Notes: A computed fold for a 1659-nucleotide part of an RNA from Juncus decipiens, annotated as large-subunit ribosomal RNA, half A.
Context: one part of a larger RNA
């Protein structure tokens, strides 16, 4: 550490149950609302938050009833209280009923603000009465209240799609669907024929069957698809217009009159009544809306009786729930019967009101006009323009009047049926938000609705919108007094209870996982981890039988599971495990089959339809349907008929059914499941981010020096030239602030884009805050297809929508029989279909398969070469070349090409005078064609898979006679085939596996050992470890063979000796003498010796050899060929017999044995066919896609109130038994309430895989990191515990921040105080956490109560199918404009809010004065750019100086610190600058502006003409200044203020109280909206002033001033803001407008240190 086991944690499934749903089904109602609804905010209880009731009259109030003991919601407790004088409670009727919201007095960011206190619009009516007489507009602080908004589906109308099918795709479909949109109802809609119809007829609609998937319509594709008759269901009919009278001036009204065999009016003529219909007041039946009465059991037995036993009752009650377990007789109720002050409803009774006629006669009156209809463009009709009738629209045109008009599917005509161009109408039919009753072969906590618990809740999103998890203590809290470990948590003991392993993390409590205790077992031993054998070791009752159980030395074999695939162990997919859920179904309609039924043909459908009853049955209904005769285009005939002269011939008939369950399959429908990118409709989004609109704000510091100007020289005069001055500028450097060139770091980050170190822009086309517009088929874009909330070649969100998907996944129990293909043919067709083939089932029929003989035809192998082409070599040599002679004709030559022929020798897929074997096809034969067995075949039926193949062999193309290549043919494995061989090794060899067997014999291959079986026999080979890898190529390697030569007349080879002579041949050559080189290559001697084989010399010389003699004594050579072997041979693990090895255990022959397989054979057992069951025989049983049977199991139902069960049921979990499986059963053991089996039934019925869901739990793993490297450390305190809290002390950080202040934005995070689960990245005693208490004080601050931009809204008013768009007036909208308050001080947490003091605004009121005044019009006025440079001051800042601590033993000083301070307001009053009138020069069109010169003159005062309402404005007059920051004076000293004293609970707190002056520097602040210069020319409106003509108001008021008095609305106001509180998911290196700006260095707000203050970054 493996395997058992036994106990246990974890976890929550299983079984069990339901508080909650689903689905129908009767009955109601289908309400609400301007008298303010639906729907929310916000409150209300003594005692916190959610829920439920109510609503400032608030956990409820008043009244009529009911009812009869308790009661203040769920919801305990604690307090306080109601109640027999009648409460809670239940029901009628009422009364209150805050704010939003149609919202409606205005306004608006829903639950607020303002406020005159208002129904705002629209309607309706009534008044008045513009231009302009009636009218219209317009107007009313006149009436009235009719609309308005909500609403689940159902209904009508308008407008209106795509995905989808069509295997594309556009007519077409999907579809008049989804969606918007308006609008009415309890139902709508439709309706009383200008109808259907066919010679018969029928009489409004509307719905159900049925007609019928029919007629018919259609790229006649895909699909769409009536109708009338006929059966039911329910039934109901009516008013007007007009002719005619009649009033009325008209308009209009009354009578009249409403029809289609035409009616009516008109003219005559005749006769008069019932039944209906609408119903007011009241009364009265019945019903609802609270209730009331209602029969009968007791003992054992258990915690607990209902259940058992044992004895009884009831019953117009034996439904149902509850009660400590199964209850008629214990409770509530059930049948049955009874009941209403008040409300409502149906129904009668009723008063009143109110309907009708026949007949004659009569072309004259009227009978519904821009109408019908027709041209033309659409739609709708089942009908797609079609021969298209009908019915509806747009534009154009345009009838008849009963002697007419429409329609009958183009027209016409005859015929028939109706009468249009007004209008009402129940029932029968659709739907269920909601109430009440009920039912269920629905569901039971992963289901059932998303919700069985605070659910549309929590959470996400900016927003439409999305959206969850989460049940069970126990009969009853009797929820554990007490003690003890202990800081808590927890725990252990007592107690409680039937039961605590039923303890609040609670009922059963599987599994994964994680532990403890035991048994056996494991450190020389390699692999799916088992099986099969099997020593040892332990152990048990259920056994006495030698059985069981654990464990496993060693040993034989053996490479998961699923999918897809020719082929997976595959290192091709998929699963981390475990559990729970998770896929062929309904529904309609064809086929075929099985079963029944009937077959006097079967058979209902929809509707009817009594009994306790929605469904279910009985039974009625016969409409239709199928079948009963076909054939023909049809007329038509008829067991036939068509064709045709035809009788010939041929096609098509010459017939059986039909209903219903069941199964299988087809089609429509999501149609086995899960899966897209997409299209489309209708919203939501410009808090990101692109552009522009409107207001604001930002940009230290330093440099450069344009034009213009002045001066100076220059010119006639200019140009120009130089110096200063000036301060331009998409100008340079360069912090802030914008950006984003590089390079590292990061890359499961700190960060979903950033950090470090450098970089670009930094007065401009910058930048940046607030608010605002454009919006998806579209915005916007200095242009990248960039951006449009972490999404962009078309944002999101919901819907259509279960889009579709020839695509890739996955598809759950068993066991019996059969059994494939990967081809042909076609295909916008190739990994898909369709027919065909080849499977299964089942049926009729026929006799074959196979071998052997017999008969065929064939042109293939192979042969040939005469065709057809092709070849090589002689031979001859047409013809040409070359060539010679020749003027030319012409002759010759020729070793050059060469046709024909002949001769010899080849080749061919697309040659054949020849020609197989095979295969085909036809017959006879045999094999037992009776039976049995075996094997096929035709043709049907019904229903599959399969149309990717692989790889051997043969013969063949392509390729290279390459490929584990490709691609035909013909055949075998494999595919779907296990066993045996080949080391292992689909495709190769042998063989087809029903079980069992420790039985035999055999195939292929094997018999030394691994390792079964010969260390067998016999002959031969082979020395290389060949065997056990490979070519050309090479070699006296060795065996066999054949052929030829020598050879006892002596051969081969060794030794011995010779090997000479012309010669040193000739030439050549410096030489050449056999032996550099040419040429010749003789001759002699001799046994033999080359004018020389080599080796050698300068040349010779010398050794050699051929060739001969001798010696020797038998075979020597050459040459084909063949059989084993050798070299030729270098690669990455040793790795090329399977190892060991082996000389055979190699090779090649012959032989005998014997091993080997799931083959065969024996012995037993199963199953299938033969066969309906038995027995026997005989044959069969491998299987993938596929077909067939036959069968476990689960859940619900019926027999059923079933056997069984508290003496223990289900479930769980071990153990035993049974069966061929799926399964099944037994006793113990935990459980603690249900629940088998038989025979049926129905289905949400089985799971291991879908990168499947959903929940637990583990591996990585005690591994990675703990989030900027600014830094901690010692000491004391507090605790149960300190590195992290707290105090001191010391170190170390920012410091244009890491510091103080606000705006957004957050919403208690603020302060005390208690606590430590969880959160804090560690810890924690601490906290932005957790629990309970407190905290925000305002006339002056910030916003409203005032005002306007952009924008938004918009009365009227234009426009549009509708919804709505535009947009004046108006009203809203700050980021602008207006507008009054400061110092000190207090405190735990607020202060420009509170106190102290000192001040100002607005308004009221009294008093005095003075004057006429007011507005929403009108005027002025507010009122506005950039840059830019210099003065004046200030805030501040320093220095001194002054105080004053401290330090110094004295003394003497000061190198040290620290302090030196104060505001609004009021009064005064200035600096610099600014401004201040006219004239003259020049310039200018004039204002402006520059010089110069004069006092004709500014602020402020009085007076005035014209023009105009008036003011202002101008004119005349008076008057030298006026504005202007800061100062100075006050305010203001009993302020501040260091120190000191006193007291202290150490936080405080009281007395006391010094100095309190100048110089020097200077701001980006302010004089200042100044001046200067530029060209881009730089909001509105109020507040303030003026004034009063028109059309108004008041003059009873109303303004001013001046004293006094008095009042002061609503909101924010805590904190934290460069962040741990915001926006980034985090206590997140990241993003966040403004303000404040000390010191030394330094141009600087760069940079360093350093103050104030704040840290030291939560390991």
């Nucleotide at each position: 550490g493996g395997c058992u086991u036994a106990c246990g944690g974890u976890g929550g499934a299983u079984a069990c149950c339901u508080a909650g749903g689903c689905a129908c089904c009767c009955a109601g109602a289908g309400a609400c609302g301007a008298a303010g609804a639906a729907g929310g905010g916000c409150g209300u209880a003594g005692c916190a938050a959610a829920c439920g009731a109510c609503g400032a009259a608030a956990u409820g109030c008043u009244u009529c009833g009911g009812g009869g003991a308790g009661u203040u919601g769920a919801a305990a407790g604690c307090a306080a209280g109601c109640a027999u004088a009648g409460a809670u409670c239940c029901g009628g009727a009422g009364a209150u009923u805050c704010c939003c919201a149609a919202a409606u007095a205005g306004g608006u960011c829903a639950a607020u603000c303002u406020u005159u206190c208002g129904a705002a619009c629209u309607g309706c009516u009534g008044c008045u009465g513009a231009a302009u007489c009636c009218a219209u507009g317009g107007g009313c602080u006149g009436g009235c209240a009719a609309g308005a908004g909500a609403c689940a589906a159902c209904c009508u109308g308008g407008u209106g799609a795509a995905c989808u099918g069509a295997a594309a795709c556009a007519u077409c479909u999907u579809a008049g669907u989804a969606g918007c949109c308006a609008g009415a109802g309890g139902a709508a809609a439709a309706g009383a024929a200008a109808g259907c119809a066919a010679a018969a007829g029928c009489g409004a609609u509307u719905c159900c069957c049925g007609u019928a998937g029919u007629a018919g319509c259609g790229g006649c594709g895909a699909g769409c698809g009536a109708a009338a008759u006929g059966g039911g269901a329910g039934c109901a009919g009516c008013c007007u217009a007009a002719a005619c009278c009649g009033u009325g001036a008209a308009a209009a009204c009354g009578g009249g009159g409403u029809u289609g065999u035409g009616g009516g009016a008109g003219a005559g003529c005749a006769a008069u009544a019932c039944c209906g219909g609408c119903g007011u007041c009241g009364u009265g039946c019945u019903g609802c809306u609270a209730g009331g009465c209602g029969a009968a059991g007791c003992a054992g037995u258990g915690g607990a009786g209902u259940g058992c036993u044992g004895c009884a009752c009831c019953c117009u009650a034996g439904a149902u729930g509850g009660c400590u377990a199964g209850a008629g007789u214990c409770c509530a109720g059930u049948a049955g019967c009874c009941g209403a002050a008040a409300g409502c409803a149906u129904c009668a009774c009723u008063a009143g009101c109110u309907u009708a006629u026949g007949c004659u006669c009569u072309g004259a009156c009227c009978c519904g006009a821009g109408u019908a209809g027709c041209a033309u463009g659409g739609g709708a009709c089942a009908c797609g323009u079609g021969g298209a009738a009908u019915c509806c629209c747009g534009u154009g045109u345009g009838a008849a009047u009963c002697a007419g008009c429409a329609a009958g599917g183009a027209c016409c005509a005859c015929c028939u049926u109706g009468c249009a161009a007004g209008g009402c109408u129940a029932a029968a039919u659709a739907c269920u938000u909601c109430u009440g009753g009920g039912u269920g072969a629905c569901c039971g906590a992963u289901a059932g609705c998303g919700a069985a618990g605070u659910a549309g809740u929590a959470c996400c999103g900016u927003g439409a919108g999305g959206g969850a998890a989460a049940g069970g203590u126990g009969a009853a809290a009797a929820g554990a007094a007490c003690c003890c470990c202990c800081a808590u948590c927890g725990g252990g003991g007592a107690g409680u209870g039937a039961a605590a392993u039923a303890g609040a993390a609670c009922a059963u409590g599987a599994a994964a996982c994680c532990g403890u205790g035991a048994g056996c077992u494991c450190c020389c031993a390699a692999g799916c981890a088992g099986u099969g054998g099997g020593a040892g070791g332990a152990g048990a009752a259920a056994g006495u039988g030698a059985u069981c159980u654990c464990u496993g030395a060693c040993c034989g074999c053996g490479u998961g599971c699923c999918u897809g695939u020719u082929g997976a162990a595959g290192a091709a997919u998929g699963a981390g495990c475990c559990g729970g859920c998770g896929a062929c179904u309904c529904a309609u309609a064809g086929g075929c089959a099985g079963u029944g039924g009937c077959c006097u043909g079967g058979u209902u459908a929809a509707g009817g339809g009594a009994a306790c009853a929605a469904c279910c049955c009985a039974c009625c209904g016969g409409a239709g349907c199928c079948g009963g005769a076909g054939c023909g285009a049809a007329a038509g005939c008829g067991a036939g008929u068509c064709u045709u002269c035809a009788u010939a011939g041929g096609g098509c008939g010459a017939u059986u059914g039909u209903c219903a369950c069941u199964g299988c399959u087809u089609a429509u429908g999501g149609a086995c499941c899960c899966g897209a990118a997409c299209c489309u409709g209708g919203g939501u989004g410009a808090u990101c981010u692109a552009u522009c609109c409107a207001u604001g704000g930002c940009c230290a510091g330093g440099a450069u020096g344009a034009a213009g100007c002045u001066u100076a020289g220059a010119u006639g005069a200019a140009a120009c030239u130089a110096a200063g001055u000036c301060g331009a500028g998409g100008u340079c450097c360069g912090a802030a602030c914008c950006g984003a060139c590089u390079g590292a770091u990061g890359u499961u980050g700190a960060a979903g884009a950033a950090u470090c170190a450098g970089c670009g822009g930094a007065u401009g086309a910058g930048u940046u805050g607030u608010g605002g517009u454009u919006a998806g088929g579209g915005g916007u874009g200095a242009a990248a297809u960039g951006c449009c909330a972490c999404u962009c070649g078309a944002a999101c969100c919901c819907a259509g929508a279960g889009c579709u998907a020839g695509c890739u996944g996955g598809u759950u129990c068993u066991c019996c029989c059969c059994g494939a293909a990967a081809u042909g043919c076609g295909u916008u067709g190739a990994g898909g279909c369709g027919c065909a083939g080849c499977a299964g089932u089942u049926g009729a029929c026929u006799g074959u398969a196979u071998a052997u003989c017999u008969a065929g035809g064939g042109g293939u192998a192979a042969a040939g070469c005469a065709c057809u082409g092709u070849u090589u070599c002689g031979g001859u040599g047409c013809g040409g070349g070359c060539u010679g002679c020749g003027c030319a004709a012409g002759c010759g030559g020729u070793a050059c090409c060469a046709a024909a022929c002949g001769g010899a020798g080849g080749c061919a897929a697309a040659c054949u005078a020849u020609g197989a074997a095979u295969a085909c096809u036809a017959g006879a034969u045999a094999u037992g064609a009776c039976c049995c067995c075996a094997a096929a075949g035709u043709c049907g039926a019904c229903c599959a898979g399969u149309g990717a193949g692989a790889c051997g062999a043969u013969g063949g193309g392509g390729g290279a006679u390459a490929a584990g290549c490709u691609u035909c043919a013909u055949c075998g494995u494999c595919g779907a085939g296990a066993g045996g061989g080949a080391a292992a090794c689909a495709g190769c060899c042998c063989g087809g596996a029903u079980c069992a067997c420790c039985a035999g014999c055999u195939a292929a291959g094997g018999c030394c050992c691994c390792u079964a079986a010969a260390u067998g026999a016999c002959c031969g080979c082979u020395c290389a470890g060949u065997g056990a890898u490979a070519a050309a190529g090479g070699a006296g390697g060795u065996g066999g063979g054949a052929g030829u030569g020598c050879a006892a007349a002596g051969a081969c080879a060794c030794c011995c000796a010779g090997g000479a002579g012309g010669u040193u041949u000739g030439c050549c050559u410096a030489g050449a003498a056999g032996c550099a080189g040419c040429c010749a290559u003789c001759c002699u001697u001799c046994a033999a010796a080359g004018a020389g084989u080599g080796c050698g010399u300068a040349g010779g010389a010398g050794c050699u050899c051929a060739c001969u003699g001798a010696u020797c004594g038998a075979g020597c050579g050459c040459u084909c060929u063949u059989g084993c072997g050798c070299c030729g041979a270098a690669g990455a693990u040793g790795a090329a017999c399977g190892g060991g090895g082996c000389u055979a255990a190699g090779c090649g022959g012959u032989c005998u044995g014997c091993c080997g397989a799931a083959g065969c054979u024996g012995u037993g057992g199963g199953a299938u066919g033969u066969c309906a069951a038995a027995a026997u025989g005989c044959a069969u049983c491998g299987g993938u896609a596929g077909g067939g049977g036959a069968g476990c199991g689960u859940u619900c139902c019926g027999c059923c109130u079933u056997a069984g069960a508290g003496g223990g049921a289900a479930g769980c979990a071990a153990c035993c038994g049974c069966g061929a499986a799926a399964g099944c059963g037994g006793g113990g053991g935990u459980c603690g309430a249900c629940g088998a089996a038989g025979c049926g039934g129905a289905a949400g019925c089985g799971a291991g895989a879908a990168u499947g869901u959903c929940g637990g739990c583990u591996u990585g793993a005690g591994u990675a990191a703990c989030g900027c490297a600014a830094a901690c450390a010692u000491u004391g305190g507090u605790g149960a515990g300190a590195a992290u809290c707290c105090a001191a002390u010391g170190c170390c950080c920012c410091g244009a921040a890491a510091a103080c202040c606000u705006a957004a934005g957050g919403g208690u995070u603020c302060c005390u105080u208690c606590g430590c689960a969880a959160g804090g990245u560690u810890c924690g005693u601490c906290c932005a956490c957790g629990g309970a208490g407190g905290g925000u004080g305002a006339g002056u601050c910030a916003g409203g109560g005032c005002c306007u931009a952009a924008g938004a809204u918009c009365a009227g008013g234009c426009c549009g199918a509708a919804a709505g768009g535009c947009g004046u007036a108006g009203u809203c909208g700050a980021u602008g404009g207006a507008c009054a308050a400061c110092a000190g001080g207090u405190g735990g947490a607020u202060a420009u809010u509170c106190c102290u003091g000192u001040a100002c605004u607005a308004c009221c009121c009294c008093u005095u004065g003075u004057u006429g005044g007011u507005a929403c019009g009108g005027a002025g006025g507010g009122a506005c750019g950039g840059a830019g440079g210099a003065g004046g001051c200030u805030a501040g800042g320093u220095u001194a100086g002054c105080c004053g601590a401290a330090a110094g033993a004295u003394g003497g000083u000061u190198a040290u610190c620290g302090g030196u301070u104060c505001a609004a307001g009021g009064a005064u009053g200035u600096a610099a600058g600014g401004u201040g009138a006219c004239c003259c020069u020049g310039c200018u069109u004039u204002u402006u502006g520059a010089g110069g010169g004069u006092a004709a003159g500014a602020a402020g005062g009085g007076g005035u003409a014209g023009a105009g309402a008036a003011a202002a404005u101008g004119c005349c007059u008076c008057g030298a200044g006026c504005c202007g920051a800061u100062g100075u004076c006050u305010g203001a000293g009993u302020a501040c203020g260091g120190g000191g004293c006193g007291c202290u609970a150490c936080g405080a707190c009281g007395c006391u109280g010094a100095a309190g002056u100048a110089g020097c520097c200077c701001a980006u602040g302010u004089c200042a909206u100044a001046c200067u210069c530029c060209c881009a020319g730089g909001a509105a409106a109020a507040g303030c002033u003026c004034g009063a003509a028109c059309g108004a108001c008041c003059u009873u008021c109303a303004a001013c001033a001046a004293g006094g008095g008095g009042u002061a609305c609503c909101u924010g106001u805590a904190c934290c803001c460069g962040a741990a509180a915001c926006c980034g998911a985090c206590a997140c290196a990241g993003g966040u407008a403004g303000g404040u700006a000390g010191g030394u260095a330094g141009a600087g707000a760069a940079u360093a240190c350093c103050u104030a203050g704040g840290g030291g970054c939560g390991c």
A source record names the gene rrn23. Its Rfam family is "Bacterial large subunit ribosomal RNA".